RNA sequence: CGAGUCAGCCGGACAAUUGCUGCAGCGCGUCCCUUCGUGGGCCGUGUCUGCAGAGGAAAGUCCGGGCUCCACAGAGCAGGGUGCCAGGUAACACCUGGGGGGCGUGAGCCCACGGCAAGUGCAGCAGAAAAUAUACCGCCAAAUCGCGUCGGUGAUUGGGUAAGGGUGAAAUGGUGCGGUAAGAGCGCACCGCGCGACUGGUAACAGCUCGUGGCAAGGUAAACCCCACUCGGAGCAAGGCCAAAUAGGGAUCCUACGAUGCUGCUCGCAUUGGAUUCGGGUAGGCCGCUACAAGUCUGCGGUGACGCAGAUUGCAGAUGAAUAAUUGUCCUAGACAGAACCCGGCUUACAGGCUGACUCGCUAA
Numbered sequence: 001c002g003a004g005u006c007a008g009c010c011g012g013a014c015a016a017u018u019g020c021u022g023c024a025g026c027g028c029g030u031c032c033c034u035u036c037g038u039g040g041g042c043c044g045u046g047u048c049u050g051c052a053g054a055g056g057a058a059a060g061u062c063c064g065g066g067c068u069c070c071a072c073a074g075a076g077c078a079g080g081g082u083g084c085c086a087g088g089u090a091a092c093a094c095c096u097g098g099g100g101g102g103c104g105u106g107a108g109c110c111c112a113c114g115g116c117a118a119g120u121g122c123a124g125c126a127g128a129a130a131a132u133a134u135a136c137c138g139c140c141a142a143a144u145c146g147c148g149u150c151g152g153u154g155a156u157u158g159g160g161u162a163a164g165g166g167u168g169a170a171a172u173g174g175u176g177c178g179g180u181a182a183g184a185g186c187g188c189a190c191c192g193c194g195c196g197a198c199u200g201g202u203a204a205c206a207g208c209u210c211g212u213g214g215c216a217a218g219g220u221a222a223a224c225c226c227c228a229c230u231c232g233g234a235g236c237a238a239g240g241c242c243a244a245a246u247a248g249g250g251a252u253c254c255u256a257c258g259a260u261g262c263u264g265c266u267c268g269c270a271u272u273g274g275a276u277u278c279g280g281g282u283a284g285g286c287c288g289c290u291a292c293a294a295g296u297c298u299g300c301g302g303u304g305a306c307g308c309a310g311a312u313u314g315c316a317g318a319u320g321a322a323u324a325a326u327u328g329u330c331c332u333a334g335a336c337a338g339a340a341c342c343c344g345g346c347u348u349a350c351a352g353g354c355u356g357a358c359u360c361g362c363u364a365a
Stems, first nucleotide, its partner, number of pairs: 001361010012330007020053006026046004031041003055336001059347002062345005067235004074267004079231005084098005099113001100111004114226002119224002121220002136165002138161003142157006173191006192215001193213005198207003239287004249278006258272005292314001294313008
């Protein structure tokens, strides 16, 4: 100097004018209370004063919870979720660290990572043959027939073989030596694999530690399945309160040995009516609604996620839906994109800019 990896931050700025929403204060007005002091409360109003006002993803609605109701509260089956080990967390399919496997020269990155020796399935084409599977070319030897330069050689039949060749993503351990009619773990040595012990580690696992066995156990579970652990349901349009209006309406069916509710089924528990349909009224206001497993800083502990202690801060609550418009200046010339009950994650989108650590390459001293 160039290329890369990991982590963090910003994501138009400033000024003026006009204009929105919430909270607090102040003033004015109605009403109520009153210890009768202009003291307290509710509502309305004034834009008068002050403060605050969309995100790192607010997106996706994919997970986990808080909260509310079913509901006083369960059991089993079905069904669902997760899947190496150990931790973190309110919890999780998340995060951290470790093990194993894979990719990369490396910094690093990825993993849907229990079990195929419980069972049942599946694998096109090619190939002889794709699971207790197999003989296409080949190799060997026996018999018969033919040829012969009498070393042999060709064809057929029955037999042995899976070392060589071919096909395929994959052909049933590998290399070497011996052995054989020719071959084969057939035998041996080493490697590999299975089993056992020992050592280290909480564990998953690891070992140029030991012993033993010639040693058949292919792939696929993001196939059905088996195993271990785990799981009520619905959701702020949850659920409450107030006010107003109407028709405390009509018809049909079941009706306590019944019916309804608890996602499905069974039991169980609770309640005492329920289902279908025709017709009528209302669609208003308030709460829930933001102080929370909250943010920031410091110290201590821990490899880390994170935990403990102290200090400090209060940071949107709209409801057809608030933060906008105009002008001027600056330059990085502005990407993805707007809260709707809240929080912890994951995934996806993102122009441009800044910072730190690490890796590789080139060059110079």
A computed fold for a 365-nucleotide RNA from a Gammaproteobacteria bacterium, annotated as Bacterial RNase P class A. Taxonomically the source falls in Gammaproteobacteria (Bacteria, Pseudomonadati, Pseudomonadota). Its Rfam family is "Bacterial RNase P class A". Rfam links the family to the GO terms tRNA processing, ribonuclease P activity and dimeric ribonuclease P complex. The model forms 98% of the base pairs in the Rfam consensus.